Predicted 3D model of a 96-nucleotide RNA (TPP riboswitch aptamer (THI element)) from a Melioribacteraceae bacterium. Lineage of the source: Bacteria > Pseudomonadati > Ignavibacteria > Ignavibacteriales > Melioribacteraceae. The prediction has a mean pLDDT of 78.

RNA sequence: UGAUGCCGUUAGGGGCGCUUUCGUAGUUGAAGGCUGAGAUGAACCCUUGAACCUGAUCCGGAUAAUACCGGCGUAGGGAAACGACGAGCGCUAUUU
Repeated sequence: UGAUGCCGUUAGGGGCGCUUUCGUAGUUGAAGGCUGAGAUGAACCCUUGAACCUGAUCCGGAUAAUACCGGCGUAGGGAAACGACGAGCGCUAUUU
């Protein structure tokens, strides 16, 4: 000096769908089921080795149904600083 990584502090970004039953003037509500890290939790995920968004009322395959899986996608956009440890590398000193 210090990659990947790990830890800490403080901030920031993001998603919240489908479906069954009850109820209702009314998806205002309640209780369940599916996938998932997470389906409104002071929780979960992500902060450039990128969570998520756009395209999308898209295309193919499944499903009770749904971004459920895949394509699109080497696409376009997209939020961080500090500190500690630290492989390696460079320089200096000492010894042989």